[in-house]
RNA sequence: UGUCUCGAGGGGCGCUGCAGCAGCCGUAGAGGCUGUCAGGCUUGGGACAGUGGAAGCAAAGUAGCAACGGCGCCCAUUCAUU
Numbered sequence: 001u002g003u004c005u006c007g008a009g010g011g012g013c014g015c016u017g018c019a020g021c022a023g024c025c026g027u028a029g030a031g032g033c034u035g036u037c038a039g040g041c042u043u044g045g046g047a048c049a050g051u052g053g054a055a056g057c058a059a060a061g062u063a064g065c066a067a068c069g070g071c072g073c074c075c076a077u078u079c080a081u082u
Base pairs, nucleotide, nucleotide: 001049002048003047004046005045006044007043008042009041010075011074012073013072014071015070018040020036021035022034023033024032025031039068
């Protein structure tokens, strides 16, 4: 760094639908149609693979600890006002 997996980022309902996925059409391809679809993002742990580095690993202590996620509504939490 990539892939998979398990969590975290408070929760629910409705709408649209890009990517992805499934099916169909198209000789193949380009592409099209239908359905599904708003944690697909970031981050922490684990496993596997690759690459790079030179000291690495472990323990202890101190300090700090997210950011973001189409539209509408509801609940929760917190603050302020009455």

A computed fold for an 82-nucleotide RNA from a Gallionellaceae bacterium, annotated as SAH (S-adenosyl-L-homocysteine) riboswitch aptamer. It matches the Rfam family "SAH (S-adenosyl-L-homocysteine) riboswitch aptamer". Its family is annotated with S-adenosylhomocysteine metabolic process and regulation of gene expression in the Gene Ontology. Its mean pLDDT, the model's own confidence on a scale to 100, is 75. The sequence was found by an Rfam model in a public genome assembly.